Notes: RNAcentral holds the sequence, with entries from ENA. This is a predicted structure of a 1554-nucleotide RNA (small-subunit ribosomal RNA) from a Planctomycetota bacterium. The organism belongs to Planctomycetota, within Bacteria.
[in-house]
RNA sequence: UAUGGAGGGUAUGAUACCGGCUCAGAACGAACGCUGGCGGCGUGGAUUAGGCAUGCAAGUCGCACGAGAAACCCGGUGAAAAUCGGGGAGUACAGUGGCGAAAGGGUGAGUAAUACCUGGGUAACCUGCCCCUGAGAUUGGUAUAACCCGCCGAAAGGCGGGCUAAUCCCGAAUACGUUCCCCGGCCGCCUGGCCGGGGAGGAAAGGUGGGGACCCCGCAAGGGGCCUGCCGCUCGGGGAGGGGCCCAGGCGCUAUCAGCUAGUUGGUGAGGUAACGGCUCACCAAGGCUAUGACGGCUACGGGGCCUGAGAGGGUGUUCCCGCACACUGGGACUGAGACACUGCCCAGACUCCUACGGGAGGCUGCAGUCGAGGAUCUUUGGCAAUGGGCGCAAGCCUGACCAAGCGACGCCGCGUGGGGGAUGAAGGCCUUCGGGUUGUAAACCCCUGUUGGGGCGCAUGAUGCGGGGAAGUGCUAACACCAUUUUCCCGUGACUUCAAGCCCUGAGGAAGCCACGGCUAACUCUGUGCCAGCAGCCGCGGUAAGACAGAGGUGGCAAGCGUUGUUCGGAAUCACUGGGUUUAAAGAGCACGUAGGCGGUCGGGCAUGUCCGGUGUGAAAGCCCCCGGCUCAACCGGGGAACUGCGCCGGAAACUAUCCGACUCGAGGGCAGGAGAGGAGAGUGGAACUCCUGGUGUAGCGGUGAAAUGCGUAGAUAUCAGGAGGAACGCCGGAGGCGAAAGCGACUCUCUGGACUGUCCCUGACGCUGUGGUGCGAAAGCCAGGGGAGCGAACGGGAUUAGAUACCCCGGUAGUCCUGGCCGUAAACGAUGCGCACUGGGUGGGGUGGGCUCCGAUGCUCGCCCUGCCGAAGCAAAAGUGGUUAGUGCGCCACCUGGGAACUACGGCCGCAAGGCUAAAACUCAAGGUAAUUGACGGGGGCUCACACAAGCGGUGGAGCAUGUUGUUUAAUUCGAGGCAACGCGAAGAACCUUACCCGGGCUUGACAUGCACGGAUUAACCCGGUGAAAGCCGGGCCACACCCGCAAGGGUGGAACGUGCACAGGUGUUGCAUGGCUGUCGUCAGCUCGUGCCGUGAGGUGUUGGGUUAAGUCCCGUAACGAGCGAAACCCUUGCCACUAGUUACCAUCAGUUCGGCUGGGGACUCUAGUGGGACUGCCGCCGACAAGGCGGAGGAAGGUGGGGAUGACGUCAAGUCAUCAUGGCCCUUAUGUCCGGGGCGACUAACGUGCUACAAUGGCCGGUACAGAGGGACGCAAGGCCGCAAGGCGGAGCAAAUCCCACAAAGCCGGUCCCAGUUCGGAUUGGGGGCUGCAAUUCGCCCCCAUGAAGCCGGAAUCGCUAGUAACCGCAGGUCAGCUACACUGCGGUGAAUAUGUUCCUGAGCCUUGUACACACCGCCCGUCAAGCCACCCGAGUUGGGGGCACCCGAAGCCGCGCCCUUACCAAGCGCGUCUAAGGUGAACCCGGCAAGGGGGACUAAGUCGUAACAAGGUAGCCGUAUCGGAAGGUGCGGCUGGAUCACCUCCUUU
Repeated sequence: UAUGGAGGGUAUGAUACCGGCUCAGAACGAACGCUGGCGGCGUGGAUUAGGCAUGCAAGUCGCACGAGAAACCCGGUGAAAAUCGGGGAGUACAGUGGCGAAAGGGUGAGUAAUACCUGGGUAACCUGCCCCUGAGAUUGGUAUAACCCGCCGAAAGGCGGGCUAAUCCCGAAUACGUUCCCCGGCCGCCUGGCCGGGGAGGAAAGGUGGGGACCCCGCAAGGGGCCUGCCGCUCGGGGAGGGGCCCAGGCGCUAUCAGCUAGUUGGUGAGGUAACGGCUCACCAAGGCUAUGACGGCUACGGGGCCUGAGAGGGUGUUCCCGCACACUGGGACUGAGACACUGCCCAGACUCCUACGGGAGGCUGCAGUCGAGGAUCUUUGGCAAUGGGCGCAAGCCUGACCAAGCGACGCCGCGUGGGGGAUGAAGGCCUUCGGGUUGUAAACCCCUGUUGGGGCGCAUGAUGCGGGGAAGUGCUAACACCAUUUUCCCGUGACUUCAAGCCCUGAGGAAGCCACGGCUAACUCUGUGCCAGCAGCCGCGGUAAGACAGAGGUGGCAAGCGUUGUUCGGAAUCACUGGGUUUAAAGAGCACGUAGGCGGUCGGGCAUGUCCGGUGUGAAAGCCCCCGGCUCAACCGGGGAACUGCGCCGGAAACUAUCCGACUCGAGGGCAGGAGAGGAGAGUGGAACUCCUGGUGUAGCGGUGAAAUGCGUAGAUAUCAGGAGGAACGCCGGAGGCGAAAGCGACUCUCUGGACUGUCCCUGACGCUGUGGUGCGAAAGCCAGGGGAGCGAACGGGAUUAGAUACCCCGGUAGUCCUGGCCGUAAACGAUGCGCACUGGGUGGGGUGGGCUCCGAUGCUCGCCCUGCCGAAGCAAAAGUGGUUAGUGCGCCACCUGGGAACUACGGCCGCAAGGCUAAAACUCAAGGUAAUUGACGGGGGCUCACACAAGCGGUGGAGCAUGUUGUUUAAUUCGAGGCAACGCGAAGAACCUUACCCGGGCUUGACAUGCACGGAUUAACCCGGUGAAAGCCGGGCCACACCCGCAAGGGUGGAACGUGCACAGGUGUUGCAUGGCUGUCGUCAGCUCGUGCCGUGAGGUGUUGGGUUAAGUCCCGUAACGAGCGAAACCCUUGCCACUAGUUACCAUCAGUUCGGCUGGGGACUCUAGUGGGACUGCCGCCGACAAGGCGGAGGAAGGUGGGGAUGACGUCAAGUCAUCAUGGCCCUUAUGUCCGGGGCGACUAACGUGCUACAAUGGCCGGUACAGAGGGACGCAAGGCCGCAAGGCGGAGCAAAUCCCACAAAGCCGGUCCCAGUUCGGAUUGGGGGCUGCAAUUCGCCCCCAUGAAGCCGGAAUCGCUAGUAACCGCAGGUCAGCUACACUGCGGUGAAUAUGUUCCUGAGCCUUGUACACACCGCCCGUCAAGCCACCCGAGUUGGGGGCACCCGAAGCCGCGCCCUUACCAAGCGCGUCUAAGGUGAACCCGGCAAGGGGGACUAAGUCGUAACAAGGUAGCCGUAUCGGAAGGUGCGGCUGGAUCACCUCCUUU
């Protein structure tokens, strides 16, 4: 010295990026809502340039001039009325004349350049008043207002006659300058300027003050000359200030305005002006402007400045200053120094007013005020005291300029509403987990202060001014006069002003609100509400616990304000100059040639255009900034400085740029030599295939498909042979090979022709690059005309498929596809990558062509240039990727982008025969839209692998009857829940009452149950009894207690319990499983799910966990930027299988003894068994395989072999899965009922449907008789033996047993024997009748069992579907829980008998891992497209209709200037009349442009749950998309050509690695 730059929200499951929307800031001439104490300084009609009542806003001068009152007072006369004189008064009013009125003040309509700004020019000009200066002002004349008389008119106003003055007007004279003409000289910048000489033209006005002598007039008074002061006058010169005109640069949007122009461009001449000029006119010429945007349209006063911004920039033009424009609208001139004139004139028009209807008057965009319109903007104030202006000699007059005051929180600034102390932390409010917390030192209370307000007193500043008077000095002068000026004294002069300051009194007294509190964004709770009411700037809140709505408490922010709305800039690098982009996000033109333009190689010289430096002029003031100063501070104001980044001029520099000159060769081009190639055009030729035709052979089929059919064929097809005809396309070679600018190009030959490359280094000498417009080329489809037509093939016909099938598949088939000529001009015309040049590590292929080495050839090695691929360093990139063929680093030029939709659209224009193409919006609407990558999920994608998933097999279900559950229906109630798998013999492991939650009826109300408080409390409780009742309950009666104290006792008192009354409260299977805990189901006993650290990635995230093997397993091994670890798996646990040990009753009994033959007894401890402890199994051993591993296969041994069988055990998580009715629990709800008690009913209904079962349909069976063998359980409110009765159920009875002892308890299938003989049966047992038994208060609704009788359907079950891989399925019985009994055929266990099959993983289902695609992420039960229907909105077209705008043509033509003429006439002038040119308004006409309305038509946007389909996203079920054509309700389909931005499998090529 420099002072300057912040971001957030929203997309996604998450991430990075593109990208929009939105917020925080500042500002305002504001408005609106709520609120409002004081002061200062500012500021205030932004809309209707709409209309205006009323008052005021421009006059002044008697020192230019003529005329000249009245009221009233005094005096005279008079009785009075009246009259005369003086004063009022030379006043007022009016007039002539002069100056002013062109300033000041207002407004911003018009204006895009005639304006404005900046800088210049005027040799092309003007300038009143003011200043300086030169010269002059002599002499005459005529009118005319006022006034008087007359007349017209309602008025406004006018006419005629007569008189008069001037600084009014006119003539003559004079002319230093001056203007014009001529001559000469000098000079400049083209026209010219200056100087000298000569000639001609051309002026004037006086007023007033003072004055001594002299002169004139006059009787005098007096006047004049004369002198002098002042103010004026005339002609010049100069100045200052003000203007006119000209030039350059700058100063909006629009190209969907591309061509404009007739006084247009120039010339000659004339007119006109202050002046140049086409300004105007005549004639001549045919020019002038335009892509650097003319012309047109739209919008707009410009600048200093103001707001914002870091700046650059963007926005803006209020107050103040400068300029312009306008003055009711349009036109016009007059006067004047100045005007085409805001408060002047004339005309036309609209409007308003007056009117006697004949005519007149008016112009607030001056100050105030009023109406209207509007969201909105003030007093009909005071004063000329100050400042300034006009007039005047002056006093002074005038001044809505101005100075002041008033109103408005409109803005900025300042001040106050009090200060200190004050905790049991009062009360109240709010919250609460009920403890408390908070409001809160806040209040009260105590002690103070005295701003402001109120009252009183009260002096300044603005007047150092101005005016008047006196005195003195100085100047002028002849003068002491007059006048001017200086000093001094006196007097006068203030709207504001009831002022400010200051002093006194009063007294905490009168003075706080507004907004917000989900995130952004600072500030949180309660209640109410229940997708309602509402909020919202964006995201978004609200559907019963809302920090988001509303209220309250509390809190945050700002504060006499606070919020809201609107607008601008900022943030927005989101138009990117500073400072952006275009492969995939929006964006490279389909390709080339080339015009304008932009840019341009090397060396030297000149110049000085850009550029740079210095100086100078200008850039008004105000404002901004800095310093200083004045109001108590500040706002505000004053002074000084800086700045004003600009423009002009002068001088200088010369590297770069421009330009000029000269030179060069490396850029560019050419010559010569050479070879490569589907480059292009024309003509000709060829073979294969195909179809058709002819003929031969030959016979029943051919063809086609997923399967078929349509079609063809006995009139001979297909097949096959021969011959012929025709059109189109060119197999192999052929290749990420070649050529071309792109589109594109493929048989062979010939002719013509373009380009590139290599070599040589011969020539030219920058000739170059790019390229707005322009021009040409431009696949397919399509169009026009003429040919041609084999195959293929939109449309179309038919056959299939399908719910339909306007498709996919099949059979046919027309345009077309081909040729010639002409159009079209578009594609995913793509490398989604513009062209050119230069530079920047490598590796490895392909094509073309050269050099070197190897003697040469083949070949090999190596070095170049051009083209063409791949991989990759750095770099770049959001990433994917790209990477010498750049998407790297730079330069040049062009094109293009700026949120999504509307919209590759509309309208307009251009092109096209048409189809259509090119160019290209807006309204409206949304908070998005998009790119890349990530993790999942999904796929009618892929790979690998599992599972009773399929297959193989056995047995079932689905059919029957019955049982049971469910749905549905019914009902007073049929209580509730469970709902695919994973609800449905489920909650129910026991509904006749109870249960019970439901229904009907009858009751109770502190309650059936808990706790507490108050009062009563020997009385009513308990207990007993009676009445009533269905019971519950209600009513009544009897009896009787406990402890303590007093008392002999009777009895009294106190206390607590029951009980009663009352209050808190209880109670609820009422609601919410979507508020919850807990528990549970399911995926799934599947093998997965994660973490720490490290590493990789901007990040989400990845790695680990992928890979190679292996396993039941993320089991283990190996590999490895990973290394480890956790939850799961496994193991540990229980049970079962073998053995051992220990123990031996109630179990056991081999040996010994006894025996009623029963382990019965003694005994035994061996065995079985019981139940405790151990052992045993680990791929340990052998062989083979495997990678020397993990492990696999086989074997040995063993009771058991690779997890021995079974069980328990269930990761992270998913399903808002289930349960508020098991329990618990927040919120809500009920409180003589939604609580509670009781009786009865219902949960058991029954047309129908489904699930789960039982029993069967029979002979592997039924029945009868005989006979054998379990395990695991249960038993005292129990199990119950033997015995007796009954056909039986059961009864009587009761031994034994709290149980390895007794009982339940006979197991059954089996085995042995008999019978039945294939039949609706000796199968089957439903149903029904009758008779019994048992439980229970009670079997009617509604129990089980027994006996007799009855004997139904059913003869093996459609589509479909379930279970099971070994002690399993199947078959057989037994037990238990619940339980008085039982609807159990269920459930949970137990044992008995005891199979079949698995070649295997193609398929169905489910699952795991890897990978791929994705427009899904509520995750495919996803997403999503179009028609149609409904509502609403804006837009487009539209028969027409209506309004506005500017121009054109013609008609008419006011006022007025100009010209001509006539008339009149004069002192000079004019007036008047007529004609003409120009011309405003008006009229007519044809077009154009911009809007309003509109029947109807069109698409579009939007709108929780409408219709039809399923087009797209996965291979989206026919890959999709682009262009085009055609068809179809619709998405869309099909043909032709193109693209990959297509999945999958295989192959080719290339690359990486070995």